[in-house]
RNA sequence: UGCGGGGUGGAGCAGUGGUAGCUCGCCGGGCCCAUAACCCGGAGGUCGACCGUUCGAAUCGGUCCCCCGUAA
Numbered sequence: 001u002g003c004g005g006g007g008u009g010g011a012g013c014a015g016u017g018g019u020a021g022c023u024c025g026c027c028g029g030g031c032c033c034a035u036a037a038c039c040c041g042g043a044g045g046u047c048g049a050c051c052g053u054u055c056g057a058a059u060c061g062g063u064c065c066c067c068c069g070u071a072a
Stems, first nucleotide, its partner, number of pairs: 001071007010024004018055001026042005048064005
């Protein structure tokens, strides 16, 4: 430098145009002699950045940044 894959709550991942969800974790409560397990509830992200297309963008297009792989 070229090509490919990826960047979404604290962690791991879904979501392929219509107001962002799952599992674990965290907080509160229930249950229990107690802990774990189990049950109920809650907080937490506006989607790597900017621009564009569209009535509407995490999702489509462009540029850039970062990570992984690969070819010199």